RNA sequence: GGGCCCGUAGCUCAAUUGGUAGAGCGGAUGAUUGAUACCCAUCAGGUUGGGGGUUCAAAUCCCCUUGGGUCCA
Numbered sequence: 001g002g003g004c005c006c007g008u009a010g011c012u013c014a015a016u017u018g019g020u021a022g023a024g025c026g027g028a029u030g031a032u033u034g035a036u037a038c039c040c041a042u043c044a045g046g047u048u049g050g051g052g053g054u055u056c057a058a059a060u061c062c063c064c065u066u067g068g069g070u071c072c073a
Stems, first nucleotide, its partner, number of pairs: 001072007010025004019056001027043004049065005
């Protein structure tokens, strides 16, 4: 320098090849307990790496850019 893959909640990851952004763990509160833990209920937490474009509508399609992984040189 070139090819390919990945980036979504604090962490690990989904989201049917365009139609309400979700789960588990973690966190908060409540309930339970003599008090913890486990279990149970509820809740908070996201500019989908960043910018632009296409579209009625984009995590998803297109372009640029950035970080990481891998292969070739």
A computed fold for a 73-nucleotide RNA from Candidatus Jacksonbacteria bacterium RIFCSPLOWO2_02_FULL_44_20, annotated as transfer RNA. Rfam family: tRNA. It is annotated as a transfer RNA. Model confidence (mean pLDDT): 81 of 100. The sequence was found in a public genome assembly.